C1' cells in the first nucleotide's frame, strides 16, 4: 500500500404535483401513503472536480475534513470519508 472480518461513524424536506396502492362514503367525493416519476428546496463524509498552505527527487510531481455539488444523499435499513482492532497478500 491492497483485500477482508468486527466495533464506532455526521449532515440535509413532517415540501409541491402526477401515477400507483390503501381506507371511509349509497353517491358526489374525502383522507392516508415509508412505492414510482417529475418540480422546488436542502446536505457533504462514496466517487469526481477546483483553489491553495505546504512537501519533494523542484522545466515537473504530490497535496485538505477548504470550495463546487457533476455524481450521491435528505424516516429506518442500506451506504458512508474517517477512527480502533483482528486476518491475508505485496
Nucleotide at each position: 500500500c491492497c483485500c477482508u472480518g468486527c466495533g464506532g461513524g455526521a449532515g440535509a424536506g413532517c415540501u409541491c404535483g402526477g401515477c400507483g396502492g390503501g381506507c371511509c362514503g349509497c353517491g358526489a367525493g374525502g383522507c392516508c401513503u415509508g412505492g414510482c416519476c417529475g418540480g422546488c428546496g436542502c446536505c457533504g463524509a462514496a466517487g469526481g472536480a477546483g483553489c491553495a498552505a505546504c512537501c519533494g527527487c523542484c522545466u515537473c510531481g504530490g497535496a485538505a475534513a477548504c470550495u463546487c455539488u457533476c455524481a450521491g444523499g435528505c424516516a429506518c435499513c442500506c451506504g458512508g470519508a474517517c477512527c480502533g482492532u483482528g486476518g491475508g497478500g505485496g

Predicted 3D model of a 90-nucleotide RNA (Glycine riboswitch aptamer) from a marine sediment metagenome. The model forms 86% of the base pairs in the Rfam consensus. The coordinates come from a structure-prediction model, not an experiment, and the mean pLDDT is 81. Rfam family: Glycine riboswitch aptamer. Its family is annotated with glycine biosynthetic process in the Gene Ontology.